[in-house]
The RNA shown here (TPP riboswitch aptamer (THI element)) has 98 nucleotides and comes from Candidatus Nitrosacidicoccus tergens. Of the family's consensus pairs, 91% are formed in the model. Lineage of the source: Bacteria > Pseudomonadota > Gammaproteobacteria > Chromatiaceae > Candidatus Nitrosacidicoccus. The prediction has a mean pLDDT of 76. Rfam family: TPP riboswitch aptamer (THI element). Its family is annotated with thiamine pyrophosphate binding in the Gene Ontology. Rfam describes the family as follows. Vitamin B(1) in its active form thiamin pyrophosphate (TPP) is an essential coenzyme that is synthesised by coupling of pyrimidine and thiazole moieties in bacteria. The previously detected thiamin-regulatory element, thi box was extended, resulting in a new, highly conserved RNA secondary structure, the THI element, which is widely distributed in eubacteria and also occurs in some archaea. Analysis of operon structures identified a large number of new candidate thiamin-regulated genes, mostly transporters, in various prokaryotic organisms. The sequence is in RNAcentral, with records from ENA and Rfam.
RNA sequence: AUUUUUUGCUAGGGGUGUCGAAUGAAUUAUUCGGCUGAGAGAGUCCCUUUGAACCUGAUCCGGUUAAUACUGGCGUAGGAAAGCUGAUAGUUACUCAU
Numbered sequence: 001a002u003u004u005u006u007u008g009c010u011a012g013g014g015g016u017g018u019c020g021a022a023u024g025a026a027u028u029a030u031u032c033g034g035c036u037g038a039g040a041g042a043g044u045c046c047c048u049u050u051g052a053a054c055c056u057g058a059u060c061c062g063g064u065u066a067a068u069a070c071u072g073g074c075g076u077a078g079g080a081a082a083g084c085u086g087a088u089a090g091u092u093a094c095u096c097a098u
Base pairs, nucleotide, nucleotide: 001091002090003089005087006086008084009083010082011048012047013046014045017035018034019033020032021031022030023029024028054079055078056077060073061072062071063070
């Protein structure tokens, strides 16, 4: 000097489904609970270009399920938000000593 991993600080991005019961209302709302998951307006939960956090495609396609992005494809697709500092390990170059 540089690379991987990672700590801290500050800044920013994102999602919030489905089912059941009760209550009210008049066809929808609130509360509680179940399922998956990091996260279901909840916890700094996850992600910030080495970007699958998340969005579009999508009222998509296949397989499951009580139901659901529950799971796989789509996906080497198109988009998508950053800076500083410290630490560990490695690599390279230079200098000094032996």